[in-house]
RNA sequence: UUCUUAUCAAGAGAGAUGGAGGGAAAGGCCCUAUGAAGUCUCAGCAACCAGCCUAUUUUUGGCAAGGUGCUAAAUCCGGCAGGGACAGUUCUGCUAAGAUAAGAG
Numbered sequence: 001u002u003c004u005u006a007u008c009a010a011g012a013g014a015g016a017u018g019g020a021g022g023g024a025a026a027g028g029c030c031c032u033a034u035g036a037a038g039u040c041u042c043a044g045c046a047a048c049c050a051g052c053c054u055a056u057u058u059u060u061g062g063c064a065a066g067g068u069g070c071u072a073a074a075u076c077c078g079g080c081a082g083g084g085a086c087a088g089u090u091c092u093g094c095u096a097a098g099a100u101a102a103g104a105g
Base pairs, nucleotide, nucleotide: 001105002104003103004102005101006100007099008098013042014041015040016039017038021031022030023029027077028076043071044070045069048067049066051063052062053061075097079094080093081092082091083090084089
C1' cells in the first nucleotide's frame, strides 16, 4: 500500500509544553487566545485479538487492560431513494468514502 470480514447514535480528560489552527474529503455547521494542532505525563473508557472461567457444540455469558484502539458534536451533516411537513427542516433505508480490529497478499 491492496484485498477480505466485523463494528461504528453507548462509553471515557486533567496537567505540562506549545502558540493558531482543528473537526479525513467540495460545501455546511461547529470547536478554538476562557488557548487549536503537535509532543510529554498521569488518569479514564471500551471486550476486536490474545488469556481465564462458564454454558454449549460451534457458539452464550462473565472476568480481565497483555496487544491495539479511543476519551466534543451519530463516523458532526454530506451521495441516492422513500416518508412526514406550507416551509426552514426532519425521519427511515441503502450506497460510497473513512476509522478501528483481525486475517491475507

SAM riboswitch aptamer (S box leader) from Alkalicoccobacillus porphyridii, 105 nucleotides, folded computationally. Rfam family: SAM riboswitch aptamer (S box leader). About the family: The SAM riboswitch is found upstream of a number of genes which code for proteins involved in methionine or cysteine biosynthesis in Gram-positive bacteria. Gene Ontology term of the family: regulation of gene expression. The model forms 97% of the base pairs in the Rfam consensus. The prediction has a mean pLDDT of 78.